[in-house]
Bacterial RNase P class A from a Thermodesulfobacteriota bacterium, 386 nucleotides, folded computationally. The sequence is in RNAcentral, with records from ENA. Its mean pLDDT, the model's own confidence on a scale to 100, is 76. NCBI's taxonomy places the organism under Bacteria, Pseudomonadati, Thermodesulfobacteriota.

RNA sequence: AGGGUAGGGCAGAUGACCGCUGCCCUGCUAUUGCAGGGGGGAGGAAAGUCCGGGCUCCACAGGACAGGGUGCUGGGUAACGCCCAGUCCCGGAAACGGGAAGGAAAGUGCCACAGAAAGGAAACCGCCCGGUCUGGUACGUUGUAUCCGACGGGGUAAGGGUGAAAGGGUGAGGUAAGAGCUCACCAGUCCUGCCGGUGACGGCAGGAGCUAGGUAAACCCCACCUGGAGCAAGACCAAAUAGAGGGACGCAGAGGGUUGUCCGCCCGAGUCCCCGGGUAGGUCGCUUGACCUCGAUGGUAACAUCGAGGCUAGAUGAAUGGUCAUCGUCCCUUAUGCAGGUGACUGCUUAGGGAAACAGGACCCGGCUUAUGACCUGCUCUGACA
Numbered sequence: 001a002g003g004g005u006a007g008g009g010c011a012g013a014u015g016a017c018c019g020c021u022g023c024c025c026u027g028c029u030a031u032u033g034c035a036g037g038g039g040g041g042a043g044g045a046a047a048g049u050c051c052g053g054g055c056u057c058c059a060c061a062g063g064a065c066a067g068g069g070u071g072c073u074g075g076g077u078a079a080c081g082c083c084c085a086g087u088c089c090c091g092g093a094a095a096c097g098g099g100a101a102g103g104a105a106a107g108u109g110c111c112a113c114a115g116a117a118a119g120g121a122a123a124c125c126g127c128c129c130g131g132u133c134u135g136g137u138a139c140g141u142u143g144u145a146u147c148c149g150a151c152g153g154g155g156u157a158a159g160g161g162u163g164a165a166a167g168g169g170u171g172a173g174g175u176a177a178g179a180g181c182u183c184a185c186c187a188g189u190c191c192u193g194c195c196g197g198u199g200a201c202g203g204c205a206g207g208a209g210c211u212a213g214g215u216a217a218a219c220c221c222c223a224c225c226u227g228g229a230g231c232a233a234g235a236c237c238a239a240a241u242a243g244a245g246g247g248a249c250g251c252a253g254a255g256g257g258u259u260g261u262c263c264g265c266c267c268g269a270g271u272c273c274c275c276g277g278g279u280a281g282g283u284c285g286c287u288u289g290a291c292c293u294c295g296a297u298g299g300u301a302a303c304a305u306c307g308a309g310g311c312u313a314g315a316u317g318a319a320u321g322g323u324c325a326u327c328g329u330c331c332c333u334u335a336u337g338c339a340g341g342u343g344a345c346u347g348c349u350u351a352g353g354g355a356a357a358c359a360g361g362a363c364c365c366g367g368c369u370u371a372u373g374a375c376c377u378g379c380u381c382u383g384a385c386a
Base pairs, nucleotide, nucleotide: 001382002381003380004379005378006377007376008375010373012327013326014325015324016323017322018321020041021040023038024037025036026035027034028033043358047369048368050367051366052365053364054363055230056229057228058227067226068225069224070223071222072086073085074084075083076082087101088099089098090097091096102221103220107219108218109215110214111213124160125159126156127155128154129153131151132150133149135148136147137145138144139143168186169185170184171183172182173181187211188210189208190207191206192205193204194203195202196201234284235283236282237281245274246273247272248271249270255267256266257265258264291310292309293308294307295306296305297304298303329355330354331353332352333351335350337348338347339346340345
C1' cells in the first nucleotide's frame, strides 16, 4: 500500500430570517378565538409487525387429550425463537464465520433419473462348478476331454457398469470361485470401567465381528413451554334530536306572539322539571420507565447490585420544514507554496467547484430482520522497503 475479517460510536455544528404544531403566561372586542412573549418538538432503524413481555378486558374448579411452539450444554433476563460463554460438526490458508445440533439400534412411509437391484435387496456383464450337445477342435480306430462354443441349472457381491448413495478399508489365510467366512492392523458403532469437566463432551484401557445407508423444515416418538383478544384494549363525563318511565302546573287558560313596560288584542294544548341507557363530542389511559448517563463492586462475558445525577414528543387526519452565511467532513480540478522521494508520486497549505444517505412516532418496553451514509479502531494475509 492492497485485500480480507471483527467491532465501535456518529447521523453535521452555530447563527439569522421565513414557516408548522402542542404547552405555559399576558392582553383583547375572547362562542369557535385573535395578538404578543417564553419554552418544547422523531430514529438508529421511528420500518417489517416476525418473536417475547408489561398493561387492559373477557374466559377459567381440577385433570387429561387435541392444537401450536421450542429442541447440544451451562448461564443471563420480566420473558423469548433473544443475548453471553462453551461443546461438537462444517467452511476458510489465517483472522474469523455458520449450524432447525433430541430420536433413523420404537414403528410406518419415501429415495426422482439411471440401474439387475434403493435396504435384512439384487445376478446385467464378468468369475466359478456340474449337466446336455445328433457342436467345433486336438489326439486317436466309432473313444477320450488339456481347450473352445451354444443351451439350461446352481454358486458368487472380489472386478466392471448405473447412481447423490450399492451393506466398512488394506493385506493375508481360506475357497470350485468368492464373501468378516477367519485372522492382523486401521476406521466407525455399541457395551463396560477409570480419569478430567457443573454439563454438552473429551481422554485412556478392555470387550463385542456389531459394520447398522439417507430422509424427522415426512408421519411419528420423547422432553419442555403454551387460554383468547388487543389502546379502535378499557374507564369516565356527556349535548342536540327521538323515545320509555316518574312528578308539577294546565281549557276555571299553562305557554307563545304583538310591545320599552302594563292593559288590550290574537293564537292556543300542552309546558316545565327529574331519572336510566347512550350517539356526536370531550377527558383519562399517555408516557417516571424491567428508563437514561457516569462511577464503584462482583462476573471471562451477557448481566446484576450499589451510589450520584438527569427527565428528553405525547399529537389524533395527525406538527417537527425551507433559505442564506460561516465552520467542520469527504470528493474533484487546475493553480500556489512547503516537506519527503533518483523518480512516478505522496502528505500538508491556500484558492475554486461539488456532495451528504435510509427514512417519520401514534400505548409502552426487550429482541430479531430488512434499508442506509461517511468515519474510526483491532486482528489476519499478501507485496515492497528498512